[in-house]
Context: one part of a larger RNA
Molecule: small-subunit ribosomal RNA, 5' domain
Organism: uncultured bacterium
């Protein structure tokens, strides 16, 4: 120096940090949703109303609301942790003429025309539970033909142009494969009925198809990356070819055939230990030790395996098997995973609230309002760390009293206290009170682009509304009164500080010399006195 821990002691803030050991087990709560402008369906409570003796029914609001369900995007991001790797894993530099990329940009070009389901929900039936079965309706941006092919792929024939090799661009010609999906708003030019509406025009959001871009990620190389030779030989898919299978893509990655080769004292190959880096701490530096918080990358999600969806996982809170464990069972069978945030229980020297809001900034979904959002802001507790501030200032000598100490003269504690004056940082009351909010959105208006249109729709401007967890908090002014607030360690030498006393190699001290057996500046206590101070000290560990 420290993510520290003990002992004593302990006033305030501000900013930082805070499960390093059992990657031990886990009660509970929350952590990933959203979209009704993609679709079908759809209550109740309760208000009010009529009928009817009543039981009850019936229609209106409630409400196309809750709420389930199909579909879409997102859950692979954001968060935890460091077990595992000594490896292209990471760091750097290159390479991909071997490669992939939703959403978003810019460009081009398209969107006919049909179709059969099914959830959901009605009944009926299995089961303790999770659950599941059968019949029967029903939507779609769900699903599947067909047409069309700028085009883009395949495989063939021609031609330019080029490059480090395999090769690459681009023109061209005559075959094969490959698309799509609507929704909301607005209006009547146009086109159908002729009011108005709509299969018609029109603006946004979506669609499909390519072409680039961006931005992410995939691969492959050069060098660098801990100890042990009391690990010296190691390797058969092992090294290399020809075909091939496989992938988004190169490859013995994987497989049939054929060759024997490949790696190693420049340390193979075993064995131990470890996530790796920007940094970090020390050090004149060169080094040396470390990698906690922040950041980037890896890996991993109770322990093995293992594949599905998808642009993207081999998927922390998603699936499947197999194992431990827990919990539920009606014993037939089920259900579970905090290394997300808070909590608990072991183990441990040792490390926090089962708070508060989404207002900021970021993120999903949505046209948007919004919803979600333990990511984040914040506030709790902890002297864990570092910086601030305090605990009062000024005068004040009969050097009071008291202690100690003394050669009995004094000395010293000590301007220290009493005593005057004084100020109010902090405390406490009472009062004002920010900055973080600028956007979206909405209303009003301009201007501009589609557009027939003055609609309506996008784009921008300019008023105006409207949104603060923290929090009546910081900060300000006032009121009161020295008021509320010092300890720890040390004092032989190294090392700043000295003496009485008790003790007697006894009690005991101590980081090394080493004190202590009767005058101990070293032990134990008293007076004094040295450092450092809200801390002081000891242990641990680094340099």
């Nucleotide at each position: 120096a420290c993510g520290a821990a003990c002992g004593c002691u302990g006033g305030c803030g501000g900013c930082g940090u805070g499960g390093a050991u059992u990657a031990g087990g886990c009660a509970u709560g929350c952590a990933a949703g959203u979209c009704g402008a993609a679709c079908g369906c759809g209550a109740a409570a309760g208000a009010g109303g009529g009928g009817g003796a009543a039981a009850c029914u019936c229609c209106u609001c409630g409400a196309g609301u809750a709420g389930a369900g199909u579909g879409g995007c997102g859950a692979a991001c954001g968060g935890g942790u460091g077990a595992g790797u000594a490896a292209c894993g990471c760091g750097u530099g290159a390479a991909g003429a071997a490669c992939c990329u939703g959403c978003c940009c810019u460009c081009a070009g398209c969107a006919g025309g049909g179709g059969g389901a099914u959830a959901a929900c009605a009944c009926u039936c299995c089961c303790a539970a999770c659950g599941g079965a059968g019949u029967g309706c029903u939507a779609a941006u769900a699903c599947c033909g067909c047409a069309u092919g700028a085009g883009a792929c395949c495989a063939c024939g021609g031609g330019u142009c080029u490059g480090c090799a395999u090769g690459g661009a681009c023109c061209u010609g005559a075959g094969g494969u490959c698309a799509a999906a609507g929704g909301u708003g607005g209006c009547c030019u146009c086109u159908g009925c002729u009011u108005g509406c709509a299969a018609g025009c029109u603006a946004c959001c979506g669609g499909c198809u390519g072409a680039g871009g961006a931005u992410g990620g995939c691969u492959u190389c050069g060098c660098g990356u801990c100890c042990c030779a009391u690990u010296a030989g190691c390797u058969a898919g092992u090294u290399g070819g020809c075909g091939g299978u496989g992938u988004a893509a190169a490859a013995g990655a994987c497989c049939a055939c054929c060759a024997a080769g490949g790696c190693g004292a420049c340390g193979a190959u075993g064995g131990g230990u470890a996530g790796c880096u920007g940094g970090u701490c020390u050090g004149a530096g060169a080094g040396g030790a470390u990698g906690g918080u922040c950041a980037g990358c890896c890996a991993c999600a109770c322990u093995g395996g293992g594949a599905c969806u998808g642009a993207g996982a081999u998927a922390c809170g998603g699936c499947c098997c197999a194992g431990a464990c827990u919990c539920c069972u009606a014993c037939g069978g089920g259900a579970g995973g905090c290394a997300g945030c808070a909590g608990u229980c072991g183990a441990g020297a040792g490390g926090c609230u089962u708070u508060g809001g989404c207002a900021a900034u970021g993120g999903g979904g949505g046209a948007a309002a919004c919803c979600c959002u333990g990511a984040c802001c914040a506030a709790g507790c902890g002297a864990c760390g570092c910086c601030g501030c305090g605990u009062g200032g000024a005068g004040g000598a009969u050097g009071a009293a008291g202690g100690c100490c003394u050669u009995u003269g004094g000395g010293u504690u000590g301007u220290a206290a009493a005593c005057u004056c004084c100020u109010u940082u902090u405390g406490u009351c009472g009062g004002g009170g920010g900055a973080g909010a600028a956007a979206u959105g909405c209303g009003a208006u301009c201007a501009g682009g589609u557009g027939a249109a003055c609609a309506a729709u996008c784009u921008g401007g300019u008023c105006g509304u409207u949104u603060g967890a923290c929090g009546g908090u910081a900060c300000c002014c006032g009121g009161c009164g020295a008021a509320u607030a010092a300890g720890c360690u040390c004092c032989g030498g190294c090392u700043a500080a000295c003496u009485c006393c008790g003790u007697g190699c006894c009690a005991g001290c101590a980081g090394c010399c080493g004190c202590g057996g009767u005058a101990a500046c070293a032990c134990g206590g008293g007076g004094g006195g040295a450092g450092c101070a809200a801390g002081c000290g000891u242990u641990g560990u680094u340099c």